[in-house]
Molecule: c-di-GMP-I-GGC riboswitch aptamer
Organism: Nitrospirales bacterium
């Protein structure tokens, strides 16, 4: 510094229920496990998703967008566990 087949300390914990917050995507507890070698933190890049509020618009429709979410979509940043190897 590399790698994560095998083992091992251990560890997160999707979908689904409850239940709270939120206009919503969404997110916090507890139950529960599909997965996860960073599924540990962080919205800087791109993806996506959402739009109360703001714009067009006859308009509760549609469009746009400030803002917002998503770190378990992907890059990057930073830190860290076990094991193997050098």
């Nucleotide at each position: 510094c590399c790698u994560g087949a095998a083992a091992a300390u251990g560890g997160c914990a999707a979908a689904c229920c409850u239940u709270c917050c939120g206009a919503a995507a969404g997110g916090g507890a507890g139950g529960g496990a599909c997965g996860c070698a960073a599924a540990g933190u962080c919205a800087c890049c791109g993806g996506u998703c959402u739009a109360c509020g703001g714009g067009a618009g006859a308009a509760c429709a549609u469009c746009c967008u400030a803002g917002g979410a998503u770190a378990g979509c992907g890059g990057g940043a930073c830190c860290g566990c076990c094991a193997g190897g050098a």